[in-house]
Context: one part of a larger RNA
RNA sequence: CACCGCCCGUCGCUGCUACCGAUUGAAUGCAUUAGUGAGCUACAAGGACUGCUCUUCCGGGGGUCAAACCUCGGUUGAGUGGGAAUUGCCGCAAACUUGCGCAUUUAGAGGAAGCAAAAGUCGUAACAAGGUAUCCGUAGGUGAACCUGCAGAAGGAUCAA
Numbered sequence: 001c002a003c004c005g006c007c008c009g010u011c012g013c014u015g016c017u018a019c020c021g022a023u024u025g026a027a028u029g030c031a032u033u034a035g036u037g038a039g040c041u042a043c044a045a046g047g048a049c050u051g052c053u054c055u056u057c058c059g060g061g062g063g064u065c066a067a068a069c070c071u072c073g074g075u076u077g078a079g080u081g082g083g084a085a086u087u088g089c090c091g092c093a094a095a096c097u098u099g100c101g102c103a104u105u106u107a108g109a110g111g112a113a114g115c116a117a118a119a120g121u122c123g124u125a126a127c128a129a130g131g132u133a134u135c136c137g138u139a140g141g142u143g144a145a146c147c148u149g150c151a152g153a154a155g156g157a158u159c160a161a
Stems, first nucleotide, its partner, number of pairs: 003130001005127001008123002011120001014116004019111002023107001025106006032099001034097003039092002043088003049082006057074006134153002137150005
């Protein structure tokens, strides 16, 4: 900057923010049904290997006149103890597969909002009686601001008594 003023909404462009959204969407975590199940513990079986004791027979050494006896090695058998692999099974249980639930995060054509900016488009709704006075409630309608009906208000101008 003072009516060549101020100012409203649709539509259009640009940018940002959150929302809805098919995809039976995706990822991660937690819990869990069912199945498989490494491993571990207990129990039972097993008995490679091995200790001790006794025993049969043979051999060496010591000892004895010869034995008995002592000792060493091997061998036959018996008793007893330790004990690996392995097997069965009760229990615990990592992990895996499948299903389901919960939580968090996240993609998404499209839809529908808000905000910001501008010098876009259409009109001119409001501010003066803003050219149909305005506003509120409600109902209906319309490109848009809005229009119409009904009820209401003074935060209406002018005029009259």
RNAcentral holds the full RNA, with entries from ENA and SILVA. Predicted 3D model of a 161-nucleotide part of an RNA (small-subunit ribosomal RNA, 3' minor domain) from uncultured Cercozoa. Model confidence (mean pLDDT): 82 of 100.